[in-house]
Context: one part of a larger RNA
RNA sequence: GAACGAACGCUGGCGGCAGGCCUAACACAUGCAAGUUGAACGAACCCUUCGGGGUGAGUAGCGCACGGGUGCGUAACGCGUGGGAAUGUGCCCUUGGGUGCGGAACAACGUCUGGAAACGGACGCUAAUACCGCAUAACAUCUUCGGAUCAAAGAUUUAUCGCCCAAGGAUCAGCCCGCGUUAGAUUAGGUAGUUGGUGAGGUAAUGGCUCACCAAGCCUACGAUCUAUAGCUGGUCUGAGAGGAUGAUCAGCCACACUGGGACUGAGACACGGCCCAGACUCCUACGGGAGGCAGCAGUGGGGAAUAUUGGACAAUGGGCGCAAGCCUGAUCCAGCCAUGCCGCGUGAGUGACGAAGGCCUUAGGGUUGUAAAACUCUUUCAGCAGGGAAGAUGAUGACGGUACCUGCAGAAGAAGCCCCGGCUAACUCCGUGCCAGCAGCCGCGGUAAUACGGAGGGGGCUAGCGUUGUUC
Numbered sequence: 001g002a003a004c005g006a007a008c009g010c011u012g013g014c015g016g017c018a019g020g021c022c023u024a025a026c027a028c029a030u031g032c033a034a035g036u037u038g039a040a041c042g043a044a045c046c047c048u049u050c051g052g053g054g055u056g057a058g059u060a061g062c063g064c065a066c067g068g069g070u071g072c073g074u075a076a077c078g079c080g081u082g083g084g085a086a087u088g089u090g091c092c093c094u095u096g097g098g099u100g101c102g103g104a105a106c107a108a109c110g111u112c113u114g115g116a117a118a119c120g121g122a123c124g125c126u127a128a129u130a131c132c133g134c135a136u137a138a139c140a141u142c143u144u145c146g147g148a149u150c151a152a153a154g155a156u157u158u159a160u161c162g163c164c165c166a167a168g169g170a171u172c173a174g175c176c177c178g179c180g181u182u183a184g185a186u187u188a189g190g191u192a193g194u195u196g197g198u199g200a201g202g203u204a205a206u207g208g209c210u211c212a213c214c215a216a217g218c219c220u221a222c223g224a225u226c227u228a229u230a231g232c233u234g235g236u237c238u239g240a241g242a243g244g245a246u247g248a249u250c251a252g253c254c255a256c257a258c259u260g261g262g263a264c265u266g267a268g269a270c271a272c273g274g275c276c277c278a279g280a281c282u283c284c285u286a287c288g289g290g291a292g293g294c295a296g297c298a299g300u301g302g303g304g305a306a307u308a309u310u311g312g313a314c315a316a317u318g319g320g321c322g323c324a325a326g327c328c329u330g331a332u333c334c335a336g337c338c339a340u341g342c343c344g345c346g347u348g349a350g351u352g353a354c355g356a357a358g359g360c361c362u363u364a365g366g367g368u369u370g371u372a373a374a375a376c377u378c379u380u381u382c383a384g385c386a387g388g389g390a391a392g393a394u395g396a397u398g399a400c401g402g403u404a405c406c407u408g409c410a411g412a413a414g415a416a417g418c419c420c421c422g423g424c425u426a427a428c429u430c431c432g433u434g435c436c437a438g439c440a441g442c443c444g445c446g447g448u449a450a451u452a453c454g455g456a457g458g459g460g461g462c463u464a465g466c467g468u469u470g471u472u473c
Stems, first nucleotide, its partner, number of pairs: 001473004006469005013345006019338002021303001026301003030298003035062003040059002044055004069256003078181007087173002092169008100134004109124006140149003154161003182228003189219003194216008231253004235246004258279005281292004309335001311334003317331001318329004348378004358369004382414001384409005392400001417462005422443003428457005438445002
């Protein structure tokens, strides 16, 4: 000098754009953040012009593995980059086929009944795109090459939407490898599923991934192991560059969801707002037993130098469901708060004295503040008031918002501070103080003439900011 997710002190007019718990991955009151489909289904209820229409609990389908948060863990194929083969892939696209015939249940509901509650139990009834059987069967699977095995679901407004099998694509995901990726040797040896093989199991798939047997290997001073620290990257800051530091916001990947473990469902999870077990904590309880998880958006307590509203809307973009109408969406778009930063604008302009008053200094003559003020003549940005008033929306639909913007009106009117003045370093005098009080980044000032302390006048610098502190280069 530059920079900052900054904080503190003094000060503070407006706008645009951005940013805003870096600390306790500490604990959380309350509300909301994932639903949707009646064109899959049967009851129940409501309305009815008797044609039909509507509302939900329940069964069923799809979604809830996305989106949003955080950085605990992780020094690792985690990430970055470049390759690879032994894989899966709902919805979507393309292509070729198929969609025949039956059956038994279970919720809801009814009766009885247990419990304080959470939640159940017994019996009985019922539908389906829920479940099951038979048939059909290839360009599918298995095969001893003879053969064997495997499917489906209907709905309606009659034009469609679906369903099943197979193949291909796209997308996404899993796996493997080369190289790169902090510090410490005051960490020198580490390792028994360990290293390899055979066989088997398991997986969508390779593989000690797991197991049985066999062999004794494998890593390591080119730093194994251990310890400490840390999410990684695109990037960001600085620098002429090389480099150094860093990883907030935005984007990609990873990991996590009170702590630890486990699986279920599913195309996909070992699942933030799912389940089970254990633990800590909080709450309810009739003491028998139950409920919960903000590192989602707001918000509260706490910690801290320090970081915002318990706001509006689905109008746009996007997502889920639905044929659609539409519903949901704290994603998102907006608004609110904060000089936290960057950028822009204003706080007036012109004329105006051999120069008012006051202040300060003085050699008492004067000098300086100073064209500064007053005064005169103008202007009206911004703010204010009034009128008009968007784009963002391809047909309708605008939260923002009567916002941006335009026009008119009034009046210099409502709008300047902070730091410094010994040298470095731009800017000097007087008074007070008297090694005191104090200053200070370094050198150093202060003990009676202090340009260095405190005040004043004057001056210098920056300016809605200015200084200080912290951190990086």
Description:
This is a predicted structure of a 473-nucleotide part of an RNA (small-subunit ribosomal RNA, 5' domain) from an uncultured prokaryote. Rfam family: Bacterial small subunit ribosomal RNA. Gene Ontology terms of the family: structural constituent of ribosome and ribosome. The full RNA is in RNAcentral, with records from ENA. The coordinates come from a structure-prediction model, not an experiment, and the mean pLDDT is 89.